[in-house]
This is a predicted structure of a 453-nucleotide part of an RNA (small-subunit ribosomal RNA, 3' major domain) from an uncultured bacterium.

Context: one part of a larger RNA
RNA sequence: UGACGGGGGCCCGCACAAGCGGGGGAGCAUGUGGUUCAAUUCGAUGCAGCGCGAAAAACCUUACCUGCCCUUGACAUCCUCGGAACUUGGCAGAGAUGCCUUGGGGCCUUCGGGAACCGAGUGACAGGGGCUGCAUGGCUGUCGUCAGCUCGUGUCGUGAGAUGUUGGGUUAAGUCCCGCAACGAGCGCAACCCUCGCUGUUAGUUGCCAGCAUUUAGUUGGGCACUCUAGCGGUACCGCCGGGGAUAAGCCGGAGGAAGGGGGGGAUGACGUCAAAUCAUCAUGGCCCUUACGGGUUGGGCUACACACGUGCUACAAUGGCGACCAUAGUGGGUUAAUCCCCAAAAGUCGUCUCAGUUCGGAUUUUCCUCUGCAACUCGAGGGCAUGAAGUUGGAAUCGCUAGUAAUCGCAGAUCAGCAUGCUGCGGGGAAUACGUUCCCGGGCCUUUUACA
Numbered sequence: 001u002g003a004c005g006g007g008g009g010c011c012c013g014c015a016c017a018a019g020c021g022g023g024g025g026a027g028c029a030u031g032u033g034g035u036u037c038a039a040u041u042c043g044a045u046g047c048a049g050c051g052c053g054a055a056a057a058a059c060c061u062u063a064c065c066u067g068c069c070c071u072u073g074a075c076a077u078c079c080u081c082g083g084a085a086c087u088u089g090g091c092a093g094a095g096a097u098g099c100c101u102u103g104g105g106g107c108c109u110u111c112g113g114g115a116a117c118c119g120a121g122u123g124a125c126a127g128g129g130g131c132u133g134c135a136u137g138g139c140u141g142u143c144g145u146c147a148g149c150u151c152g153u154g155u156c157g158u159g160a161g162a163u164g165u166u167g168g169g170u171u172a173a174g175u176c177c178c179g180c181a182a183c184g185a186g187c188g189c190a191a192c193c194c195u196c197g198c199u200g201u202u203a204g205u206u207g208c209c210a211g212c213a214u215u216u217a218g219u220u221g222g223g224c225a226c227u228c229u230a231g232c233g234g235u236a237c238c239g240c241c242g243g244g245g246a247u248a249a250g251c252c253g254g255a256g257g258a259a260g261g262g263g264g265g266g267a268u269g270a271c272g273u274c275a276a277a278u279c280a281u282c283a284u285g286g287c288c289c290u291u292a293c294g295g296g297u298u299g300g301g302c303u304a305c306a307c308a309c310g311u312g313c314u315a316c317a318a319u320g321g322c323g324a325c326c327a328u329a330g331u332g333g334g335u336u337a338a339u340c341c342c343c344a345a346a347a348g349u350c351g352u353c354u355c356a357g358u359u360c361g362g363a364u365u366u367u368c369c370u371c372u373g374c375a376a377c378u379c380g381a382g383g384g385c386a387u388g389a390a391g392u393u394g395g396a397a398u399c400g401c402u403a404g405u406a407a408u409c410g411c412a413g414a415u416c417a418g419c420a421u422g423c424u425g426c427g428g429g430g431a432a433u434a435c436g437u438u439c440c441c442g443g444g445c446c447u448u449u450u451a452c453a
Stems, first nucleotide, its partner, number of pairs: 001453002003450001005448001007447007015437002019401004026314008034305002042053002064300002067297004073125001077124002079121005086103001089100004107114002127289002130287003136283002138278001140276001141274001143272001148187006154163003167178003193266004198234007207224003212221002237260001240254004316394001320353004360391001365386001367384005408428006
C1' cells in the first nucleotide's frame, strides 16, 4: 500500500422486511448429469453451466457409428497431354460409383494457337469440426450502470509511498458547495443520441368524416376540421412562491402545467478481476495425421432409459368448465403499397353445470384421416370417434416482482419444406405492499486490528 475480520461508523440495492404470484409434490415438454450403446459427436459446470452454443437433428445439417468406396483428392495455384462445354438413354449397385450410348460442333485468332469448362497424368501441395482458450487475436460473460480508477506539476517522507481523492454538508453519482499544501487534468457519472407522453406548423393518399349530399358499407361526391401519419419546431429549468439550510450546494411543500424535481423506457459498461468462456463462428503460433485423424456414400445415431437435477407448459377447478359441426381440400380475386392478404384476437357479455376424481384434469392407448416432404418405421405436426392415468394446492429449503410493474389474456416475427410449451417483440384488461434498515446476501466510503501478500 492492499486484502481480510463472527472490529467500529456512515450509506445503498426486490438484500431483508411489507405484499402478490410461483417453482420444490403430479403429468408432459426441454436441457443436463448418470447409465447404456457400434455410436449415443463436441463444447458450456457455483453465482456468471443446465428451453445454454442450437433463430428449427426424419435425409441433409452432422462433426459420431456401421458397411461399401477414392487417394494431387470435394476445394486452390502451377505443369504436360487429350477433349468444346453441355446433353439423351440403358445396364449393374443400397448409394457413392462403374460400364456403355445419343445429340452437339460454340467464342477469340497473327491459323501456330489461346480463353472458359471437362477428363487423364506427374509432383510441389491441398485437406483436418485433430490437440493446446495455460502460446494468441477478435468477440463475450461477471463484479456492475457499481462510482469509482488514474495522471502532470508542486509539497511532505531516507524510502516504499502520501497528498490531491481525506474533512463538514449534499446527491442516483469522485454530483455539487464549503473548507483544506495543494493546483489542475484525463477515463468513468451526467448531458449530447433513439423512443413514449403535451403541443404548434408544413403536408392530406392508400389515412380520416364534423357539417352537406349519398350508400348495404367512408361506398361515392365533397372536405382536410378531427384521428392518424412524419418532417421541422416549442415545452421542464428547482424557472416562480413559501419553509427550513451556512448567505452555499441542495432539500421539503405549493401554484401553474400534458408532464415536476433524473418525466417513463432504451442504447451507452471506466481502470481492472476471474491464466473466466470460446482453437467447433472466424483468424492464428506450435504440435500431430497425410491410400488417412483427409474425402464420398448407404443405413443408423445425436430422439436410448432403473434413476437424479435445472428451466418451462398443463392442471388439481365455480374468480371455474362447457355452449359441436373438424384437420384440411377445391375455386376465384388481390399482393412495389397506411391500398390486397396473413387476420380468428383472447380474456369480456348471456345460458347451463352445483362440489363429485366430476361436464375438473388431460397423460396414455386402439383405430381412421389430413398436410409437408424423394422419404414420416426408428423419428414430424395436425384432426375425428373411442380410451380417460396421476393430480384435491405440494416437506425442508427456494425464486421473481415497486406501476401500466406483478399476476393474467391473446397476437406477431426470426429460424423454417414441415415441426415452438423455447426465444424475441406487440398490445388487451390490470392489482397489493414498502413501518423501517435490527438481521441475511452483495456493494461503496472512512477508520482500526493482523502471526496475510
The coordinates come from a structure-prediction model, not an experiment, and the mean pLDDT is 82.